[in-house]
RNA sequence: CUGAUAUAAAGGCAAACCUGUUGAAAGACAGGGACGCAAAGCCAAGGGUCUAAGGUUUAUUGAUCUGAUAAACUAUGACAGCCGGUUGCCGCA
Numbered sequence: 001c002u003g004a005u006a007u008a009a010a011g012g013c014a015a016a017c018c019u020g021u022u023g024a025a026a027g028a029c030a031g032g033g034a035c036g037c038a039a040a041g042c043c044a045a046g047g048g049u050c051u052a053a054g055g056u057u058u059a060u061u062g063a064u065c066u067g068a069u070a071a072a073c074u075a076u077g078a079c080a081g082c083c084g085g086u087u088g089c090c091g092c093a
Base pairs, nucleotide, nucleotide: 002093003092012037013036017032018031019030020029021028022027035081041086042085043084046083047082048079049078050077054074055073056072057071058070059069060068061067
């Protein structure tokens, strides 16, 4: 330098759940906690998923103000521990 990620050591990360903070929500952060992880490091400009504050449309109601309620759609909000992209430690060949 290249390749594969089967095994070992050191070290690393931390699901659910609980507490607190934050957010409209999804979720995030901190502490506790470990189901798991060889990229569970990083990327939300590709696909997918979650949410729908705001917006649009429709319906109902009210009534001439563009009000109230409900439904559908919508990301500019999120998820990298769904796929994907990208970088890379130890050991091995």
Molecule: c-di-GMP-I riboswitch aptamer